[in-house]
Molecule: small-subunit ribosomal RNA
Organism: uncultured Pseudomonadota bacterium
RNA sequence: GAGUUUGAUCCUGGCUCAGAGCGAACGCUGGCGGCAGGCUUAACACAUGCAAGUCGAGCGGGCGUAGCAAUACGUCAGCGGCAGACGGGUGAGUAACGCGUGGGAACGUACCUUUUGGUUCGGAACAACACAGGGAAACUUGUGCUAAUACCGAAUAAGCCCUUACGGGGAAAGAUUAUCGCCGAAAGAUCGGCCCGCGUCUGAUUAGCUAGUUGGUGAGGUAAUGGCUCACCAAGGCGACGAUCAGUAGCUGGUCUGAGAGGAUGAUCAGCCACAUUGGGACUGAGACACGGCCCAAACUCCUACGGGAGGCAGCAGUGGGGAAUAUUGGACAAUGGGGGCAACCCUGAUCCAGCCAUGCCGCGUGAGUGAUGAAGGCCCUUGGGUUGUAAACUCCUGUCGGCUGGGAAGAAAUCAUACGGUGCUCAUACCACCGUAUGUUGACUGUACCAGCAAAGGAAGCCCCGGCUAACUCUGUGCCAGCAGCCGCGGUAAUACAGAGGGGGCUAGCGUUAUUCGGAAUUAUUGGGCGUAAAGGGCGCGUAGGCGGCCAUGCGUGUCUUCCGUGAAAUCCCUCGGCUUAACUGAGGACGUGCGGAAGAAACUGCAAGGCUCGAGUCCGGGAGAGGGGGGUGGAAUUCCCGGUGUAGCGGUGAAAUGCGUAGAUAUCGGGAGGAACACCUGUGGCGAAAGCGGCUCACUGGACCACAACUGACGCUGAUGCACGAAAGCUAGGGGAGCAAACAGGAUUAGAUACCCUGGUAGUCCUAGCCCUAAACGAUGAUCGCUUGGUGUGGCGGGUACCCAAUCCCGCCGUGCCGGAGCUAACGCGUUAAGCGAUCCGCCUGGGGAGUACGGCCGCAAGGUUAAAACUCAAAGGAAUUGACGGGGACCCGCACAAGCGGUGGAUGAUGUGGAUUAAUUCGAUGCAACGCGAACAACCUUACCUACCCUUGACAUGUCCGGAACCCUGCUGAGAGGUGGGGGUGCCCGAAAGGGAAUCGGAACACAGGUGCUGCAUGGCUGUCGUCAGCUCGUGUCGUGAGAUGUUGGGUUAAGUCCCGCAACGAGCGCAACCCUUGUCCUUAGUUACCAGCACGUAAUGGUGGGCACUCUAAGGAGACUGCCGGUGACAAACCGGAGGAAGGUGGGGAUGACGUCAAGUCAUCAUGGCCCUUACGGCCUGGGCUACACACGUGCUACAAUGGUCGGUACAGAGGGUUGCCAAGCCGCGAGGUGGAGCUAAUCCCAUAAAACCGAUCGUAGUCCGGAUCGCAGUCUGCAACUCGACUGCGUGAAGUCGGAAUCGCUAGUAAUCGCGAAUCAGAAUGUCGCGGUGAAUACGUUCCCGGGCCUUGCACACAC
Repeated sequence: GAGUUUGAUCCUGGCUCAGAGCGAACGCUGGCGGCAGGCUUAACACAUGCAAGUCGAGCGGGCGUAGCAAUACGUCAGCGGCAGACGGGUGAGUAACGCGUGGGAACGUACCUUUUGGUUCGGAACAACACAGGGAAACUUGUGCUAAUACCGAAUAAGCCCUUACGGGGAAAGAUUAUCGCCGAAAGAUCGGCCCGCGUCUGAUUAGCUAGUUGGUGAGGUAAUGGCUCACCAAGGCGACGAUCAGUAGCUGGUCUGAGAGGAUGAUCAGCCACAUUGGGACUGAGACACGGCCCAAACUCCUACGGGAGGCAGCAGUGGGGAAUAUUGGACAAUGGGGGCAACCCUGAUCCAGCCAUGCCGCGUGAGUGAUGAAGGCCCUUGGGUUGUAAACUCCUGUCGGCUGGGAAGAAAUCAUACGGUGCUCAUACCACCGUAUGUUGACUGUACCAGCAAAGGAAGCCCCGGCUAACUCUGUGCCAGCAGCCGCGGUAAUACAGAGGGGGCUAGCGUUAUUCGGAAUUAUUGGGCGUAAAGGGCGCGUAGGCGGCCAUGCGUGUCUUCCGUGAAAUCCCUCGGCUUAACUGAGGACGUGCGGAAGAAACUGCAAGGCUCGAGUCCGGGAGAGGGGGGUGGAAUUCCCGGUGUAGCGGUGAAAUGCGUAGAUAUCGGGAGGAACACCUGUGGCGAAAGCGGCUCACUGGACCACAACUGACGCUGAUGCACGAAAGCUAGGGGAGCAAACAGGAUUAGAUACCCUGGUAGUCCUAGCCCUAAACGAUGAUCGCUUGGUGUGGCGGGUACCCAAUCCCGCCGUGCCGGAGCUAACGCGUUAAGCGAUCCGCCUGGGGAGUACGGCCGCAAGGUUAAAACUCAAAGGAAUUGACGGGGACCCGCACAAGCGGUGGAUGAUGUGGAUUAAUUCGAUGCAACGCGAACAACCUUACCUACCCUUGACAUGUCCGGAACCCUGCUGAGAGGUGGGGGUGCCCGAAAGGGAAUCGGAACACAGGUGCUGCAUGGCUGUCGUCAGCUCGUGUCGUGAGAUGUUGGGUUAAGUCCCGCAACGAGCGCAACCCUUGUCCUUAGUUACCAGCACGUAAUGGUGGGCACUCUAAGGAGACUGCCGGUGACAAACCGGAGGAAGGUGGGGAUGACGUCAAGUCAUCAUGGCCCUUACGGCCUGGGCUACACACGUGCUACAAUGGUCGGUACAGAGGGUUGCCAAGCCGCGAGGUGGAGCUAAUCCCAUAAAACCGAUCGUAGUCCGGAUCGCAGUCUGCAACUCGACUGCGUGAAGUCGGAAUCGCUAGUAAUCGCGAAUCAGAAUGUCGCGGUGAAUACGUUCCCGGGCCUUGCACACAC
């Protein structure tokens, strides 16, 4: 820096990621070299080999070789010397003077260096060896011999040590003649021992520890100080600045990380420490309490003749084991270093090299140029192409690494030998020693590094990732499966997230994963955080330690500051230069090392000492205020109970009731009495108190604050861990008290239940005394104290001023207590001189949510419990404030046939129709709350048809393309249920061309591309539609406000059907909606009159606009007018608007229609159509026959007809509108009871036809009856349509005559030409409406009103909701 809490926002806060590192491990892969590194685990156990020996110039001897021998040379066990205390390993222990750093005094130091002084004379042994024993062995015993640089004594003592200061004590080693040694002493160097200051992990759920403990005196002991040890004496010592105890741990230079401060770490290299199977002990020695020494004990292992013995890889290799995991039983002493030696030399698993391992770092390579037809193949595709991709091939070039051949260093200087020269010694040019020169000699690695030549692109690339963070995208498979995942999260049929592929990105001999560290994390905050509401102020005070502290001057110099000196190892890091071809690596120099110590100086600040001051703090005098505290006394009202009187049937209680009380006299009321508790009014965001808290009146006692004035003390102050005191209510103990109230409990209700809410009772308790408890949302969710910083306005206390006095008012000051607000602060809300502002001091507390304020432990408590206070595990959040919505059995306002007021229905019956269910070979599919259910379907007998059965077809019923043939087409036979199959006959056209031939159109055949699918997905889609809702809303630009989401505008006051309009306003405007514009209807006018009309004129008829004529009327259909709150009155804000009125055909949207904002419902439709993807392809396609969609115990929806007299039936008589008609409507006439038939006129329609409208009206009849209501059902006979009415049409006539007497709970429509009622028409259609869409006729009732139900709009409020109750 990013991701992740939310619909979005800001904040808080955790989790996660990107970086760097590693002694790593695991997975896949692996060409070369250089430099490094390599048991982090079992300080587990170890086979085998090696890792410490050397000296014959200390000694005696054995053996071997040479020699006759003397002897020489070599070698070996032993005695002796030096070294085995170094080097090498490991990190178990250790929280310590162990380590780091800086100091100190009371010490030692072999080998080395310097100086100085010595090195004389004797003696006795013991190994080896010999002999004799014991034992399995390891080993050991006895006797005897012997040497020394082994041991002992004597002498001497410059110096040394001791001392009572007189004195006393103590050395030596030789070998060989060159030197090497030996002894004493002094000093140096080196190394070591000891002491001290400071620093050095976690836990207080470890708070007290300590008898050699602390100190002293004396002694002992040590190389040396010291309780190191001992005796005596004293009673100390350590600890909240964390003793003791427990856990963990080697420490450091450094290493990793980080801007730094820090954090983590302590492999390799270097310093120190500790350890060597475990524990203990000492010996030797200069040095050890000793890794490859000794003794004892223990465990383990091994040998054993059971009597005894042996061993110690945390040396180098190596083995087993453990483990995720870590190498060769290699070479050499050539170099460096170490031990011994005069030396040669020997030893050296130190070391130098090699081997293994991509464990890390560094370097190199796996080729380079050219090459477009952008090859093939792969992948994708919108089918055009794109991409892999100059990539490959092709061609040309080069040769690093590896391979082959050849050459070939440096690391080597010494020692030593020889020669020569010189010096010393010497008679000597000899020997010897030293110095120099020359030559020779010495290489594990190694024929290595490096160089040259040869050949051929020939041998050399993988891993991870591609949803966001985070660079990189598509296809296929899969279908919440398989799987992925660091966090968020992907996967339920179109997955850039799984798996594969193509492509891409990153790194590269590696790449990923896992573990772990730091970082990011300001997420423990010193640098650098917080605590009103996010986690976090202790309930409150007093006060100890501690921390902090006013003014003035003086001194000191603790802190502080300056300069210098010492130290701060090397390596590392940093800079510069150099060496390997470069780099890694490495050599040299420099710088750094913030620290510690010492010296000199400064004196502001801090501190200390002593002195002064008065402003902080406190004291005295005077005042008034107050539910401040504890104690005593006392008062009235009320409740309850008791006694008595009056009085009678109820009282009480609730939403309604009941339990309860009451005729044994309640409730009510009056009088009297008892007892307990609490103190109405006053009473007030009034007062007092540290908080908890405090309220009738009165008495004395008592604490604190405030005001005013002078005086006094002289910093006496603030805070406050531990501690101490107080601390509501409830609760506990003991004893009182007990009126009311009231946990528990009982009963009655409520309820699905009701261990509750409501009611009737009622015990602890509430009250008092004494003692505990110690917690609260103990809250201002705000610690205490001090200072500073604009204001306004109340209120309590005191004081002052103004008027002559008093009161009131007004003004001022101090203290308290509220509200509002400025700057500032805050995430916001808000706080705002009573700060959450600006500063200072001190205390308390916080560090994701849950687990949990829980467990265990401690302390307190009689108990209840309190206090202190975790972890495992689990989640990716938990949370604060604010925003927009949605929601609320929240509020305010408003609307709608929403309720109410009415009218008529549905729900009951029959049948119709749709759906569910069940059934079926199939009963095709879809629609499913409102918003599916007379819906798609404005018409299922076949067709339709998508379903089922049977029979058939396979380039297909249909489209385009290729080839061949024939024009097309017409008539017809047989067969079959049909589809189809198979024959016969007729017939040749059009265009170009002279012809041959070609072409168009069409038919048939062949093969292949393809057709076809009412198959799936409406949750992949377009389009269309429903719904909220014809509800009044939904937004934008600019500006402004807000950190932001957002707000404002659009809210407010009015008004409207309306976000309609007006006014106001940090808003001003605008858009989509509303309204208007459109259609229709209602009035009038103009124009035009045929098919419409007929007033007047004329003709004519039985009659009729029938005819002439006319266009006045009706009407038709074009265009206009008209209505706009325009006018009047009132109300209102001088507005918008509303109410009433006039005029008018119509009045406030005149009625009706069309018109449906942003959006919601993953609403509906893949079966209207279109369409992505998937699926079928002799079938899920196509043809055809018959069947089904019409079935039927049942359930639901919607309509029809009824149940009758406002009616049925019969007869008669009126009045419409809107439509349709040539595959049609069909007149008159005739036939039939009728459906209908016949007939053919008229009409392409204001002309003709459908076509008689019906209810109504006038009469008649029926008389309340299952009827003269009702018509289902069934029988018979018919008509019509149609290839065809069996499944399965409609209609007619005659007969039959079911249920049904107005419909439970519930529920629907409708506010006027509406409901209700009556008929008419049309679409679909061959035929087939009770449905649908239209038309007119007759024509009501009611609306007080908005409390309630439902839906909606706006404002506001709450919210832990946001897939939104």